This is a predicted structure of a 124-nucleotide RNA (c-di-GMP-I riboswitch aptamer) from Candidatus Brocadia carolinensis. The sequence was found by an Rfam model in a public genome assembly.

RNA sequence: UCACGAUAAAGGUAAACCCUGAGUGAUCAGGGGGCGCAAAGUAAAGGAUCUUCCAUCAAAUCCUAAGUUUUUGGUCUGAGUUAAAGUUUCAGGUCGAUUUUUAGAAGAUAGCCUUGCUGCCGAA
Numbered sequence: 001u002c003a004c005g006a007u008a009a010a011g012g013u014a015a016a017c018c019c020u021g022a023g024u025g026a027u028c029a030g031g032g033g034g035c036g037c038a039a040a041g042u043a044a045a046g047g048a049u050c051u052u053c054c055a056u057c058a059a060a061u062c063c064u065a066a067g068u069u070u071u072u073g074g075u076c077u078g079a080g081u082u083a084a085a086g087u088u089u090c091a092g093g094u095c096g097a098u099u100u101u102u103a104g105a106a107g108a109u110a111g112c113c114u115u116g117c118u119g120c121c122g123a124a
Stems, first nucleotide, its partner, number of pairs: 004122002012037002017032006035111001041117003045114003048109006055102001058100005063067001073095008081086001
């Protein structure tokens, strides 16, 4: 020096949970706490997981009198007309919501894995 890592020494860090604050959210910051960690220091480059936004398709659920589609249309309600009907006339209502799948965009996690960079100590 490289590898390696001890019931060594000196120190470090801090999961869950609780409190306060920031954020739509994943999550983050501070305080308490201490499960763990020899890189649990650091960097979101690759993968993974998670969040938000947007679009499409299909399905499910919910509500409705009605949510099918190039709104010059459809559909529902009422009225007119008619012997009855109507591909008719008039008036009014309506053109959903939520969840899941997929693609895209923007983020989060370095205590999920890989990778880059840096670093304390020195028994075998």